A computed fold for an 87-nucleotide RNA from Planococcus ruber, annotated as c-di-GMP-I riboswitch aptamer.
[in-house]
RNA sequence: UACCUAAUGUGGCAAAUUUUACGAAAGUAAAAGACGCAAAGUCACGGACCUACAGCAUAUUCACUCCAUGGUAGCCGGGCCGCCAGG
Numbered sequence: 001u002a003c004c005u006a007a008u009g010u011g012g013c014a015a016a017u018u019u020u021a022c023g024a025a026a027g028u029a030a031a032a033g034a035c036g037c038a039a040a041g042u043c044a045c046g047g048a049c050c051u052a053c054a055g056c057a058u059a060u061u062c063a064c065u066c067c068a069u070g071g072u073a074g075c076c077g078g079g080c081c082g083c084c085a086g087g
Base pairs, nucleotide, nucleotide: 003087004086005085012037013036017032018031019030020029021028022027035074041080042079043078045077046076047075048072049071050070055066058063
């Protein structure tokens, strides 16, 4: 320096839920809180999934099909960066 991870150590992140705020919604942020995570660090490139304001179509007086330019990295793959211990 590179690779690997059954055990060990220092630590790290923070699900659900609650409160507040933003958003049409999905969801996001902060605080509390820990389900879990060896990349649960980061990036929407590919797939998948979620939402449908606006738009198109149908319908007729209030619904609704389709649809991402929105979202999910703690859905998977992939890119980039990376602490300590042991081999």
The sequence was found by an Rfam model in a public genome assembly.